[in-house]
Context: one part of a larger RNA
RNA sequence: GACGAACGCUGGCGGCGCGCCUAACACAUGCAAGUCGAACGGAGAUGCAUUUAGCUUGCUAGAAGCAUCUUAGUGGCGGACGGGUGAGUAACACGUGAGCAACCUGCCUCUGUGUGGGGGAUAACGUCUGGAAACGGACGCUAAUACCGCAUAAUGCUGAGAUACCGCAUGGUAAUUCAGCCAAAGACUUAUCGCACAGAGAUGGGCUCGCGGCUGAUUAGCUAGUUGGUGAGGUAACGGCCCACCAAGGCGACGAUCAGUAGCCGGACUGAGAGGUUGAUCGGCCACAUUGGGACUGAGACACGGCCCAGACUCCUACGGGAGGCAGCAGUGGGGGAUAUUGCACAAUGGGGGGAACCCUGAUGCAGCGACGCCGCGUGAGGGAAGACGGUUUUCGGAUUGUAAACCUCUGUCUUCAGGGACGAAAGAAAUGACGGGUACCUGAGGAGGAAGCCACGGCUAACUACGUGCCAGCAGCCGCGGUAAUACGUAGGUGGCAAGCGUUGUCC
Numbered sequence: 001g002a003c004g005a006a007c008g009c010u011g012g013c014g015g016c017g018c019g020c021c022u023a024a025c026a027c028a029u030g031c032a033a034g035u036c037g038a039a040c041g042g043a044g045a046u047g048c049a050u051u052u053a054g055c056u057u058g059c060u061a062g063a064a065g066c067a068u069c070u071u072a073g074u075g076g077c078g079g080a081c082g083g084g085u086g087a088g089u090a091a092c093a094c095g096u097g098a099g100c101a102a103c104c105u106g107c108c109u110c111u112g113u114g115u116g117g118g119g120g121a122u123a124a125c126g127u128c129u130g131g132a133a134a135c136g137g138a139c140g141c142u143a144a145u146a147c148c149g150c151a152u153a154a155u156g157c158u159g160a161g162a163u164a165c166c167g168c169a170u171g172g173u174a175a176u177u178c179a180g181c182c183a184a185a186g187a188c189u190u191a192u193c194g195c196a197c198a199g200a201g202a203u204g205g206g207c208u209c210g211c212g213g214c215u216g217a218u219u220a221g222c223u224a225g226u227u228g229g230u231g232a233g234g235u236a237a238c239g240g241c242c243c244a245c246c247a248a249g250g251c252g253a254c255g256a257u258c259a260g261u262a263g264c265c266g267g268a269c270u271g272a273g274a275g276g277u278u279g280a281u282c283g284g285c286c287a288c289a290u291u292g293g294g295a296c297u298g299a300g301a302c303a304c305g306g307c308c309c310a311g312a313c314u315c316c317u318a319c320g321g322g323a324g325g326c327a328g329c330a331g332u333g334g335g336g337g338a339u340a341u342u343g344c345a346c347a348a349u350g351g352g353g354g355g356a357a358c359c360c361u362g363a364u365g366c367a368g369c370g371a372c373g374c375c376g377c378g379u380g381a382g383g384g385a386a387g388a389c390g391g392u393u394u395u396c397g398g399a400u401u402g403u404a405a406a407c408c409u410c411u412g413u414c415u416u417c418a419g420g421g422a423c424g425a426a427a428g429a430a431a432u433g434a435c436g437g438g439u440a441c442c443u444g445a446g447g448a449g450g451a452a453g454c455c456a457c458g459g460c461u462a463a464c465u466a467c468g469u470g471c472c473a474g475c476a477g478c479c480g481c482g483g484u485a486a487u488a489c490g491u492a493g494g495u496g497g498c499a500a501g502c503g504u505u506g507u508c509c
Stems, first nucleotide, its partner, number of pairs: 001508003005505005012377006018370002020335001025333003029330003034077003039074002042071007052061004084288003094212007103205002108201008116150001118148002125140006156181006163174004186193002214260003221251003226248006233241001263285004267278004290311005313324004341367001343366003349363001350361004380410004390401004414450001416445005424435001453498005458479003464493005474481002
């Protein structure tokens, strides 16, 4: 000097930040991922109602139908983003620089071609029925942009043939011939949104390699899918990734293996620099989601608020069986020296769905709490000597507190009161603000009124006397003070330093 700090004393205001570093301990409660009726059939409500029935002859009831609204279910897209944490990991995890002639990419942009014709089901629903519940079972009915065949196919894919150019090479690119193979869905319908195939782009990802960054040799040898080859499998893709066979290799004092510790970086702190320390907040990457394992779906996961199995734990139970996962936001217990509200709003920015209206969004924007940090402001200004009173001290003359106060003249920042009053809100207009906020700011009024402490004073180190105590009580960062005149302990007066803070402790340079 610094801090995500803590503790003691003290504490006026504002702005901007920051706030479980410990138990990746356990969690009550609420919320944190939905949306689309312009994909689909129902169901319900309301209205209209040709027709039918009843009668009071203009009313009532009701099957079909139509319109509007709502929505449990099927279906689509999104739940792989956003948010959290740092347990594990010494690793191509990260950083940086290359490479893939070995790869994928929903939504988005551009381009080309197409969108023909059929089929069978199944939820919902109805009937019956099991169970305490969670959740089911049987039979029957029905729709689709759900599902399954068929047709059509190239510039696509696969195989074969020949040509040109390129590449060190496995090969690549371009045009070309033949054979085989692959698609679709419609909608409130005419110009929009879709659907299918193909090509290009963008974005995002996957994989490979060089180099770089901890400690220990009181860890010296390690390794059998191990190292390489051939073939088959698998993957979006290369590869012992996996498998069969064959060979016997591969790594290591330039530190293998083992053990310990640790998320990495941009950065941050410190330092003249070299360096040392560190990785909170913000940004990039990685890993994880009660512990371990597994796959499914999908463009994308081996998936925090999805599924299955096992373990531990908690809860419900009619004992047969079920339910759960805050390292999301708040909040609770516990641990701890220590870290906040079970708040408001989608107004803005952004995200998901939708043609839109709009819905959802504890992302985010705000507010609350905390001197935790940084910055700014205030607690008045000028005059004022009888150098008052009081206090302290004294050689009793005085000295000092001290222009300090009183008193006089001002000012009005902040605070208080009254009036006005924003930007943040963009798109043709209108409308739209949670919060800031009745704030900032402007105008006026009042009155010095409402606002100062903490530490130190032997030397280092700025600042001294008195009394008390008497190697006691105590102080102390080091040297050291204290045993009767203590500037070093305690108190008082005075002084010095910093100031809404000041000291102490801890950690780093």

A computed fold for a 509-nucleotide part of an RNA from an uncultured Clostridiaceae bacterium, annotated as small-subunit ribosomal RNA, 5' domain.